[in-house]
Context: one part of a larger RNA
């Protein structure tokens, strides 16, 4: 060397497990900000690096309520100093403090740093307060230019900037498909910008509809992949009726309401609190397991506890509970906002050129308007898919309106033929970290000792706090911390054969 048998090392698969994830289902809340947010910087403890809290009153301060024995956050022990039944720690409610950036707002800036002015106050260098822009109201002054208006000055009361999707509303693609490629399609999507709300947005018929009839809007199934648009290619695609969900109407010579506030009632939500019922014994390191024999259930959801516990902890089913703030109905006081001009004129309608309607110019109605016109006035006007007339039907050009729909940054409860550490969020581990990039941005690995640390006194080898043999613990140490479990690839010893 190569086979085989046995031990081993390395390595971290795999089983097992969860602290984390995902997805729901119910309810709730949907907003935070000049009373300075979201976000951070820097401090802050007796020793104090990080997270955590918190802020020069700095892991806390006051106060109102739970609770009832330990306590002074975690990695995380140690020791020192303490608090506490005269009620601490902790739990909730309500308040003080709250440094510097940051919308940052006295100016200024290479964020968290720099430099000011006015007023007030005393300890004379220190505190407190205001000094930013726009806007809307009031008032005072006040040009050119005389009355005025511009301006300027003060007062007040708003704004602003941040957030996850959902919403309306301006602006808006291209890949791509059409087996190329222009109309078209993707798609009014992505994206950008502005706005609003707890939902918005529509919304009470100049609508349908068809000679019968219906009676706001918004969502659902249906009609229908029909009608139908469409280089009649790709595709794109109604409505009318019909079933439900859910209902509500109202104003315009100060309204329909909308927002706050008071009162008192009642629910609710932020912290709890009561809460039944087992012992013998045997294996075992260890009882919840077997064995015997009892008990509770409006509780046999779970989770825990040295293996699998209805009756050993937590807890569950039930009951009960707020000094103080919230919210939510009712009742009740009060104030405060509520448009347009006056029933709707440069408005219907019309040319012209575009857009939206399922409809691409089309027989193309019907809406919106960039431009150019331009009526009538209920004896009046709109629509019924070119037009026309008869019917029919409604009343444009002002305005407000709950639900029944969308959503989930977040908060409570509960659930998975969901995952289980190459999965499941990118992150179970101090993760938007650590590294990478000049920036935008990109972006990880990394979980398990045991049931308790009982985490190996002492003693030996050796340069050694490295690595190990004894010796202890412990059921187990081939469970020693590179620590369940330990494939396999790969390296060894140690026997046998073989070459």
């Nucleotide at each position: 060397u190569g086979c085989g048998c046995a031990c081993g090392g390395u390595g971290g698969a795999u089983g097992c497990c969860u602290a984390g994830g995902c997805g729901a289902u119910a309810g709730a809340a949907g907003g935070c900000g000049a009373u300075g947010a979201a976000g951070g910087a820097c401090g802050u403890g007796g020793u104090a690096g990080c997270c955590u809290g918190c802020g020069a009153u700095a892991a806390g301060c006051c106060u109102c309520g739970g609770g009832g024995a330990g306590c002074u956050g975690g990695c995380a022990a140690a020791c020192a100093a303490g608090c506490u039944u005269c009620g601490a720690u902790c739990c909730g409610g309500g308040g003080g403090u709250g440094u510097c950036c940051g919308a940052a707002u006295g100016g200024g800036g290479a964020a968290a740093c720099c430099c000011a002015c006015c007023u007030g106050g005393c300890u004379u260098g220190c505190c407190a307060g205001g000094u930013a822009u726009c806007g809307g109201c009031u008032g005072c002054u006040g040009a050119a230019u005389a009355c005025a208006u511009a301006g300027g000055c003060a007062g007040u009361c708003g704004a602003a900037g941040c957030g996850a999707a959902c919403c309306c509303g301006g602006g808006g693609a291209a890949c791509u498909g059409a087996a190329a490629c222009a109309u078209c399609u993707a798609a009014g999507u992505a994206c950008c910008c502005g706005g609003a709300g707890g939902a918005a947005a529509a919304g009470a018929a100049a609508u349908c509809a068809a000679c019968c009839g219906a009676g706001a809007u918004u969502c659902c199934c249906u009609c229908a992949g029909u009608a139908g648009c469409g280089g009649c290619g790709a595709g794109c695609g109604a409505a009318c009726g019909g079933g439900g969900a859910u209902u509500a109407g109202c104003c315009c010579u100060u309204a329909a309401g909308c927002a706050g506030u008071u009162u008192u009632u009642g629910g609710u939500c932020u912290a709890g609190c009561a809460g039944a019922a087992c012992g013998c014994c045997c294996u075992g390191g260890a009882a919840a397991g077997a064995g015997c024999g009892g008990c509770c259930a409006u509780a046999g959801u779970a989770g825990g506890u040295g293996a699998u516990a209805g009756c050993c902890c937590u807890g569950u089913a039930u009951g009960u509970g707020a000094a103080a703030g919230g919210c939510c109905a009712a009742c009740u006081u009060c104030u405060g906002u509520g448009a347009a001009a006056u029933c709707g004129a440069g408005u219907a309608g019309g040319g012209c050129g575009g857009g939206g309607c399922a409809c691409g110019u089309g027989a193309a109605a019907c809406c919106c308007u960039g431009u150019c016109u331009g009526a009538a006035c209920a004896u009046g006007g709109g629509g019924g898919g070119a037009c026309c007339a008869u019917c029919c039907u409604c009343c444009a050009a002002g305005g407000c309106u709950a639900a029944a729909u969308a959503c989930u940054c977040u908060c409570u409860a509960u659930c998975g033929a969901c995952c289980g550490a190459u999965a499941g969020c990118g992150a179970a581990c101090c993760a938007g970290u650590a590294c990478c990039g000049u920036g935008a941005g990109g972006g990880a690995a990394a979980g398990g000792u045991g049931a308790a640390a009982a985490g190996a006194a002492c003693c030996c080898c050796u340069g050694u706090u490295a690595g190990g043999g004894g010796a202890g613990u412990g059921a187990a140490a081939u469970a020693g911390a590179a620590c369940c479990u330990g494939a396999a690839a790969c390296c060894g010893u140690g026997c046998g054969c073989a070459u």
Model confidence (mean pLDDT): 84 of 100. The part of an RNA shown here (large-subunit ribosomal RNA, domain I) has 499 nucleotides and comes from a Pseudomonadota bacterium. Lineage of the source: Bacteria > Pseudomonadati > Pseudomonadota. The full RNA is in RNAcentral, with records from ENA.